A computed fold for a 101-nucleotide RNA from Anaerotignum lactatifermentans DSM 14214, annotated as SAM riboswitch aptamer (S box leader). The RNAcentral record of the sequence draws on Rfam and Ribocentre. Its Rfam family is "SAM riboswitch aptamer (S box leader)". About the family: The SAM riboswitch is found upstream of a number of genes which code for proteins involved in methionine or cysteine biosynthesis in Gram-positive bacteria. The SAM riboswitch acts at the level of transcription termination control. The predicted structure consists of a complex stem-loop region followed by a single stem loop terminator region. An alternative and mutually exclusive form involves bases in the 3' segment of helix 1 with those in the 5' region of helix 5 to form a structure termed the anti-terminator form. The same sequence occurs in records of 2 taxa.
[in-house]
RNA sequence: AACUUAUCAAGAGUGGUUGAGGGACAGGGCCCUGUGACACCCGGCAACCGGCGGAAACGCAUCGGUGCCAAUUCCCCCGCAUAUUUUGCGGAAGAUGAGUA
Repeated sequence: AACUUAUCAAGAGUGGUUGAGGGACAGGGCCCUGUGACACCCGGCAACCGGCGGAAACGCAUCGGUGCCAAUUCCCCCGCAUAUUUUGCGGAAGAUGAGUA
C1' cells in the first nucleotide's frame, strides 16, 4: 500500500515548553491563531481491541494496545426524493478500530 467490516451530531485543560502558522489532499468558501496557532510534554475523553463482571443483553475504567481532545468528518462532490435560497436518505472521498492475505 490492498481487501473486508464497524463507527464518525456526543465527549475531552483558564497546565508547561516553544514560537507562526493551522483546519487530510488540489482549488474555493468559512473559520481558528501573538488574549499565542502547529508540535511536544503533562492532563483528559472515549470504550474499538485486550482485560474484568455477566448465561446473554450489557456494564466497568484499576491495567495494556490504539485512537481522539474548535467548528457534523467545518462546508463544498455525485445520485434519489423533497423543494423557495431548503431538508432528508444513500454514495464517493477521508479518518479511526478490528480482521485477512